RNA sequence: AGGGGUAUAGUUCAAUGGUAGAAUAGCGAACUUCAAAUUCGCCAAUACAUGUUCGAUUCGUGUUGCCCUUG
Numbered sequence: 001a002g003g004g005g006u007a008u009a010g011u012u013c014a015a016u017g018g019u020a021g022a023a024u025a026g027c028g029a030a031c032u033u034c035a036a037a038u039u040c041g042c043c044a045a046u047a048c049a050u051g052u053u054c055g056a057u058u059c060g061u062g063u064u065g066c067c068c069u070u071g
Stems, first nucleotide, its partner, number of pairs: 001070007010024004018054001026042005047063005
């Protein structure tokens, strides 16, 4: 330098055009003599820009980061 893949919650992963969800972590409450465990609740996210569409996490283009690959 060329080609390909990937980016969603603090973390690990779903959601293939129509209400963004789970587990875990964190916080609070219940239970307990205290704690652990358990139960309930809360908090928290679509890398950035632009385009297509009535509607974009999803489709197109570009940029950035990371990974793989060719020379």
Molecule: transfer RNA
Organism: Paracoccaceae bacterium